[in-house]
Molecule: Glycine riboswitch aptamer
Organism: Crenobacter caeni
RNA sequence: CGCUCCCCUGCAGGAGAGCGGCCGCCAGGCCCGCCGAAGGCGCAAACUCCCAUGAUCGCUCAGGCAAACAGACUGCGGGCAUUUC
Numbered sequence: 001c002g003c004u005c006c007c008c009u010g011c012a013g014g015a016g017a018g019c020g021g022c023c024g025c026c027a028g029g030c031c032c033g034c035c036g037a038a039g040g041c042g043c044a045a046a047c048u049c050c051c052a053u054g055a056u057c058g059c060u061c062a063g064g065c066a067a068a069c070a071g072a073c074u075g076c077g078g079g080c081a082u083u084u085c
Base pairs, nucleotide, nucleotide: 002085007079008078009077010076011075012074013073018032020031021030022029023028033065034064035063039061040059041058042057046053
């Protein structure tokens, strides 16, 4: 000085499930039925002396079920500290 990874950030793509019923001027509230790809929890394989880690698998607390917002993940950029090289 520089790269990868982690983290932050810009742009683009991005699934699923009732525009359900009742009340309400609206916001919203209540009830029933659903979804799984924010987050969270649990386990499997793997690894391992043990511990720990651990999925787009399971659960559905939270979140969501017209649009909008959100959205794991993917691509292309920008930024960033440390370690290794």